[in-house]
RNA sequence: GAAGUCGGCUGGACAGUCGCUGCCACUGUUUACAGUGGGGGAGGAAAGUCCGGGCUCCACAGGGCAGGGUGCCAGGUAAUGCCUGGGGGGCGCAAGCCUACGGAAAGUGCCGCAGAAAAUAACCGCCGAUGGCGUUUUUCUUCGGAAAAAUGCACAGGCAAGGGUGAAAAGGUGCGGUAAGAGCGCACCGCACGGGUGGUAACAUGCCGUGGCUAGGUAAACCCCACUCGGAGCAAGACCAAAUAGGAACCCAACAGGCGUGGCCCGCGCUGGGUUCGGGUAGGUUGCUUGAGCGCUGGAGCGAUCCAGCGCCUAGAGGAAUGACUGUUCACGACAGAACCCGGCUUACAGGCCGGCUUCCGCC
Numbered sequence: 001g002a003a004g005u006c007g008g009c010u011g012g013a014c015a016g017u018c019g020c021u022g023c024c025a026c027u028g029u030u031u032a033c034a035g036u037g038g039g040g041g042a043g044g045a046a047a048g049u050c051c052g053g054g055c056u057c058c059a060c061a062g063g064g065c066a067g068g069g070u071g072c073c074a075g076g077u078a079a080u081g082c083c084u085g086g087g088g089g090g091c092g093c094a095a096g097c098c099u100a101c102g103g104a105a106a107g108u109g110c111c112g113c114a115g116a117a118a119a120u121a122a123c124c125g126c127c128g129a130u131g132g133c134g135u136u137u138u139u140c141u142u143c144g145g146a147a148a149a150a151u152g153c154a155c156a157g158g159c160a161a162g163g164g165u166g167a168a169a170a171g172g173u174g175c176g177g178u179a180a181g182a183g184c185g186c187a188c189c190g191c192a193c194g195g196g197u198g199g200u201a202a203c204a205u206g207c208c209g210u211g212g213c214u215a216g217g218u219a220a221a222c223c224c225c226a227c228u229c230g231g232a233g234c235a236a237g238a239c240c241a242a243a244u245a246g247g248a249a250c251c252c253a254a255c256a257g258g259c260g261u262g263g264c265c266c267g268c269g270c271u272g273g274g275u276u277c278g279g280g281u282a283g284g285u286u287g288c289u290u291g292a293g294c295g296c297u298g299g300a301g302c303g304a305u306c307c308a309g310c311g312c313c314u315a316g317a318g319g320a321a322u323g324a325c326u327g328u329u330c331a332c333g334a335c336a337g338a339a340c341c342c343g344g345c346u347u348a349c350a351g352g353c354c355g356g357c358u359u360c361c362g363c364c
Base pairs, nucleotide, nucleotide: 001360002359003358004357005356006355007354008353009352010351012329013328014327015326016325017324018323020041021040023038024037025036026035027034028033043335047346048345050344051343052342053341054340055233056232057231058230067229068228069227070226071225072086073085074084075083076082087101088099089098090097091096102224103223107222108221109218110217111216123163124162125159126158127157130156131155132153133152134151135150136149137148138147139146140145171189172188173187174186175185176184190213191211192210193209194208195207196205197204198203237286238285239284240283247277248276249275250274251273252272257271258270259269260268261267293312294311295310296309297308298307299306300305330333
């Protein structure tokens, strides 16, 4: 210098004018409201609402079924499916990246295309020792045949070596062995199991022994095993509390009165009045932001993280504020807007800055 890889930071700046919304102080007029001044006012993801918790209400003796989730080990944490460190496997020259990573000898299902066959395999091929059917020779004969040897066929059958198909075909190489073959036997390699050793553990093992060997794959297929999970969510919940209707208690009234019909009377129809209390609706208040908080320093730890000291207060609306314009300037500005709060994950993102490491090239 080039290429790569991992991590962190930032997410236009400054000034002026006019607004919006809470808080504090003062003034008008005590509340409401208005004015003046001061001070605060979106993010790294506020997003998706996918996990985990706090908080709130409901349910809950205990056990089980169903259903969901998680699934190598250790640690961290309020907790997690998150994070850190480690182990196994895969990819990469490397830095590094990915990993849903319990069980396939409990059972069931599935395995496209190709191929004979996808599980207890014979298409081509090899053999045909044995059995079968023939041929030849020899021997025996009761003349029907029988036996032995050699040889042929590939009929029964044997073979998992070779070819071919496939992601995958029943451990690999070699020697022996056989009719041909085959862990059938043996050596080495591999595998499985047991032990030892190292490690907290997952696991590892150029250690020892045993076993011819062992089981096709697939469980983000059903399933089995282990662990774990009560439900609903701030429109949770709490408090204050009209009008109307209904309820309860007390007092008053007694067939009068009131209302309707009707121009009026009779008539007819309907009907007690008042006070207080409680529940609940509208509405209002609260929950609401001081919190598993942030910054700095020191310490423990490989790290996630934890501990101690000092300092700081940093939106809280309620149809929903955080904006608009102008000027200067630069590298010309992406994704995107809080709604109870927090920890994660995932997704979106113009541009800029910094650092660690790896490989290659050049120079000293």
The RNA shown here (Bacterial RNase P class A) has 364 nucleotides and comes from Marinospirillum sp. The gene name in the source record is rnpB. Its Rfam family is "Bacterial RNase P class A". Rfam's curators write: Ribonuclease P (RNase P) is a ubiquitous endoribonuclease, found in archaea, bacteria and eukarya as well as chloroplasts and mitochondria. The organism belongs to Marinospirillum, within Bacteria.